[in-house]
Context: one part of a larger RNA
RNA sequence: UUGGGCUUAAAGCGUCCGUAGCCUGCCUGAAGAGUCCCUGGUGAAAUCCGGCGAUUUAAUCGUCUGGAAGUGCUAGGGAGACCUUUGGGCUUGGGGACGGGAGAGGUUGGAGGUAUUCCUGGGGUAGGGGUAAAAUCUUAUAAUCCCAGGAGGACCGCCGGUGGCGAAGGCGUCCAACUAGAACGUACCCGACGGUGAGGGACGAAGGCCAGGGGAGCAAACCGGAUUAGAGACCCGGGUAGUCCUGGCAGUAAAUUAUGCUGGCUUGGUGUGGCAUAACCCACGAGGUUAUGCUGUGCCGGAGGGAAACUGUUAAGCCAGCCGCCUGGGAAGUACGACCGCAAGGUUGAAACUU
Numbered sequence: 001u002u003g004g005g006c007u008u009a010a011a012g013c014g015u016c017c018g019u020a021g022c023c024u025g026c027c028u029g030a031a032g033a034g035u036c037c038c039u040g041g042u043g044a045a046a047u048c049c050g051g052c053g054a055u056u057u058a059a060u061c062g063u064c065u066g067g068a069a070g071u072g073c074u075a076g077g078g079a080g081a082c083c084u085u086u087g088g089g090c091u092u093g094g095g096g097a098c099g100g101g102a103g104a105g106g107u108u109g110g111a112g113g114u115a116u117u118c119c120u121g122g123g124g125u126a127g128g129g130g131u132a133a134a135a136u137c138u139u140a141u142a143a144u145c146c147c148a149g150g151a152g153g154a155c156c157g158c159c160g161g162u163g164g165c166g167a168a169g170g171c172g173u174c175c176a177a178c179u180a181g182a183a184c185g186u187a188c189c190c191g192a193c194g195g196u197g198a199g200g201g202a203c204g205a206a207g208g209c210c211a212g213g214g215g216a217g218c219a220a221a222c223c224g225g226a227u228u229a230g231a232g233a234c235c236c237g238g239g240u241a242g243u244c245c246u247g248g249c250a251g252u253a254a255a256u257u258a259u260g261c262u263g264g265c266u267u268g269g270u271g272u273g274g275c276a277u278a279a280c281c282c283a284c285g286a287g288g289u290u291a292u293g294c295u296g297u298g299c300c301g302g303a304g305g306g307a308a309a310c311u312g313u314u315a316a317g318c319c320a321g322c323c324g325c326c327u328g329g330g331a332a333g334u335a336c337g338a339c340c341g342c343a344a345g346g347u348u349g350a351a352a353c354u355u
Stems, first nucleotide, its partner, number of pairs: 003327004007309002012323001014203004021196003025090008034082001035079008048067002050064005093193001094190003097186003105179007112156002117151007127138002164171002208249006217243002222238004260322006268300014304311002328355003337348004
């Protein structure tokens, strides 16, 4: 609960794909289920309106083959804008094609770089390390430090940028192969093929789980040293899971722009990425500058909006379509049930009671 909302007050599913459904461009012919108009039937009575009557009046009641209403159903006739179905056509939405570019987009393989650690050899001698100060720790079986060589794992400095790419999660050394998407330009092809999307499916950080590898550094747990009234911490010395790889499971995050997706409309300024066009400059280079168009990404700001903060052509403005969600706080994202999971747990999701 015919309502109003969802950036921050409760509320946008983590993201995408897509079934049903809902919605759907321009022109034109036909049909007419919806829709609209006319007519007939039906639509009990009470009720309502009017007249008359009754009770002194009134409320009230009675009466009239009186009227109205009865938003509906049904039959017949008509209309053809909207809408539906169907036929034809169109190109602006959408898709395809072609062209030269941009990019940490993805997967796989190969190559490399510095540093840490460890080992070996050489040099070298008494401390090193750590802190606010210390101690645990390490070192005479030669450490720390310097040089050379080797092993192994992880990572990818500078460039690097409110830069780029991706649906989101996310993606950063170099090279190759395979592969996906977007922008721009052409206006060549198809011709509404579209939008959203209940269920459903796929992907989905970190951490976690299973099996097998790997293990340098870091480091939950754990063991010590300090600190302290205590110290289950912060600081220090160690250190195992884990972090890495392969194959599976899990499916959650402040998964955030706390802002669903799609389309249209509505003053501007200024950076920056990509593409195109034009003019000028030129060292003629895939060069430079300026302007314009399209498309991203930032900042500022107008009207408008907003409780305000703010937002403001990347809207939270003005409209349209579709989905999701909210309805005082706590109890509670709990219990129960169901489904999923190896488990951890996840999804769905109350109530009593309390305030």
A computed fold for a 355-nucleotide part of an RNA from Candidatus Iainarchaeum sp., annotated as small-subunit ribosomal RNA, central domain. It matches the Rfam family "Archaeal small subunit ribosomal RNA".